Predicted 3D model of an 83-nucleotide RNA (SAH (S-adenosyl-L-homocysteine) riboswitch aptamer) from Rhodoferax antarcticus ANT.BR. The sequence is in RNAcentral, with records from Rfam and Ribocentre. Of the family's consensus pairs, 100% are formed in the model. Lineage of the source: Bacteria > Pseudomonadota > Betaproteobacteria > Rhodoferax > Rhodoferax antarcticus. The prediction has a mean pLDDT of 75. Rfam family: SAH (S-adenosyl-L-homocysteine) riboswitch aptamer. The literature on the family includes a 2008 paper in Mol Cell by Wang et al., "Riboswitches that sense S-adenosylhomocysteine and activate genes involved in coenzyme recycling". RNAcentral records the identical sequence in 2 taxa.
[in-house]
RNA sequence: CCCUCCAAGGAGCGUUGCAGCGAAACCAAGAUUUCGUCAGGCUUGGAAUGUGUUUGAGACCGCCGCAACGACGCUCACCUGCU
Numbered sequence: 001c002c003c004u005c006c007a008a009g010g011a012g013c014g015u016u017g018c019a020g021c022g023a024a025a026c027c028a029a030g031a032u033u034u035c036g037u038c039a040g041g042c043u044u045g046g047a048a049u050g051u052g053u054u055u056g057a058g059a060c061c062g063c064c065g066c067a068a069c070g071a072c073g074c075u076c077a078c079c080u081g082c083u
Base pairs, nucleotide, nucleotide: 001050004047005046006045007044008043009042010076011075012074013073014072015071018041020037021036022035023034024033025032040069
């Protein structure tokens, strides 16, 4: 670093439906269309496999700090301010 998995980013309900996924149509094959499903698909951290790089780092302990973002509407939780 790739792919996969796990955890976290407060929670619930509803609406839409891009990507993705499934089915069908069409087609030599691409591509396209229709229907259904669909709002953690993103970021951070960790784990395993694989690959690559480096020769200095790593481990342990203590202290301090700690995300950003996530269509729309509603409700709750949490924090702050005002009344």